[in-house]
Molecule: RNase P RNA; transfer RNA
Organism: Rhodospirillaceae bacterium
RNA sequence: UCAGACGGUCGGAUGGCCGCCUUUCGGCACGGGAAACCAGUCGGGGGGAGGAAAGUCCGGGCUCCACGGAAACACGGUGCCGGGUAACGCCCGGCGGGGGCGACCCUAGGGAAAGUGCCACAGAAAGCAAACCGCCUGUCCGCUUCGGCCGGCAGGUAAGGAUGAAAGGGUGCGGUAAGAGCGCACCGCGCGGACGGUAACGGACGCGGCACGGUAAACCCCACCGGGAGCAAGACCAAAUAGGGAUGGCCGGUCGCGCCGCAAGGUGGCGACAGGUGAGUUUUCGCAUCGUCAUCCGGGUAGGUCGCGCGAGGCGGUCGGUAACGAUCGUCCCAGAGGAAUGGCCAUCCAGACACCUUCGGGUGUUGGACAGAACCCGGCUUACAGACCGCCUGAUCCU
RNA sequence: CGGGGCGUAGCUCAGCCUGGUAGAGCGCUUGCUUCGGGAGCAAGAGGCCGGAGGUUCGAAUCCUCUCGCCCCGACCA
Numbered sequence: 001u002c003a004g005a006c007g008g009u010c011g012g013a014u015g016g017c018c019g020c021c022u023u024u025c026g027g028c029a030c031g032g033g034a035a036a037c038c039a040g041u042c043g044g045g046g047g048g049a050g051g052a053a054a055g056u057c058c059g060g061g062c063u064c065c066a067c068g069g070a071a072a073c074a075c076g077g078u079g080c081c082g083g084g085u086a087a088c089g090c091c092c093g094g095c096g097g098g099g100g101c102g103a104c105c106c107u108a109g110g111g112a113a114a115g116u117g118c119c120a121c122a123g124a125a126a127g128c129a130a131a132c133c134g135c136c137u138g139u140c141c142g143c144u145u146c147g148g149c150c151g152g153c154a155g156g157u158a159a160g161g162a163u164g165a166a167a168g169g170g171u172g173c174g175g176u177a178a179g180a181g182c183g184c185a186c187c188g189c190g191c192g193g194a195c196g197g198u199a200a201c202g203g204a205c206g207c208g209g210c211a212c213g214g215u216a217a218a219c220c221c222c223a224c225c226g227g228g229a230g231c232a233a234g235a236c237c238a239a240a241u242a243g244g245g246a247u248g249g250c251c252g253g254u255c256g257c258g259c260c261g262c263a264a265g266g267u268g269g270c271g272a273c274a275g276g277u278g279a280g281u282u283u284u285c286g287c288a289u290c291g292u293c294a295u296c297c298g299g300g301u302a303g304g305u306c307g308c309g310c311g312a313g314g315c316g317g318u319c320g321g322u323a324a325c326g327a328u329c330g331u332c333c334c335a336g337a338g339g340a341a342u343g344g345c346c347a348u349c350c351a352g353a354c355a356c357c358u359u360c361g362g363g364u365g366u367u368g369g370a371c372a373g374a375a376c377c378c379g380g381c382u383u384a385c386a387g388a389c390c391g392c393c394u395g396a397u398c399c400u
Numbered sequence: 401c402g403g404g405g406c407g408u409a410g411c412u413c414a415g416c417c418u419g420g421u422a423g424a425g426c427g428c429u430u431g432c433u434u435c436g437g438g439a440g441c442a443a444g445a446g447g448c449c450g451g452a453g454g455u456u457c458g459a460a461u462c463c464u465c466u467c468g469c470c471c472c473g474a475c476c477a
Stems, first nucleotide, its partner, number of pairs: 001396004006391005012349007020048009031038002050371001054382002057380005062230004075226005080094005095109001096107004110221002115219002117215003132161002134157007142149002169187006188210001189208004195202002234306004244297007251268001253273005258267003275290004313332008350369001352367006401473007410426004420457001428444005450466005
């Protein structure tokens, strides 16, 4: 210098003018509303989006519902080991596997010798393996240049070919009619008891010729976790109208049923008929509707308030720990409302882009700042994101 | 704000649970029939299953992320 790996920070800056939301102090007014409660105006002070506020994918707080306690079944989730945490599917450290020359990166990574299912097409054979071609042996027939060759039949053979994602260890030597863990060496695999490690696991040692294909992001088995819903949760204050209840007054026919009462009897609780009302000149038929008034009570709607931001809080130091994180000390208070404020303009500057000029140092002009926007809160994950900066590390090349 | 569902041919849908060849109806194109059209008959075209990644030999189907659309909850005393 070039190419890369990892971790972290920021994500326009300053000033002026005009606004918006919220909070607090002081003054002025005494408005809206039945009340609850809300609001005006003037002046001063404080605060006012994010690293993701997003997706709503996990975990909690909080609230209501359900539930005597615990456990189990079903269902859902998680899944190497150890640690962190309020908790987690998150984070940290390690193990195994894979990739990269390397820094480093990726990894849903329990169980396939508990059972079931599936493995299409191709292929001879696809699950207690399988002879299509080939190779080898025997035998029969035919041909022969007598070396053999072609064909049929009966066997042996998984070394070779061919199919497939996958064909029951790999390489080499021996062995054999040809072959084969058939034998041996090394590698792989399985089993065993010691050793190291908290553990996952590891490196040796011994034994075994090799059995046990893949698939569990298929059913399933094992271990662990989980009651459900969500701030439109929920709590409080509380009109008009309708409906419910209590008390009292007034008015009221008949019958049946119901209720209370031992009975006499009582009873506007229900039904039928009669009657009244809508309805207005009458009758008949039909429809709808029916005690009335006053006072009080409770539920509850509109409306209003709370929930609602002092919190697993931020910043800095010290100590413990490899780290995630924990302990402790100091300091700070920092949006919040309702379909929703956090904005606009100007000037200068900072990156960036484009054009022109250039004495290659730069200058001038134009343009211009990504993704996005709180809605109960917090811890994570994931996704989107112009650009800038810092730290540490790796490889290559050049110079000294 | 919170909760649930769906994306497959031009349109409406099946297939997904239990992975292997993507189908139906309407529509479209061509031919026959007809004087011509419609109807009818016959044949055919048209899809990388919303997008990306993973699991698997193999994904429309299983898992994760993402994009778009639809429905429900404040609400009935």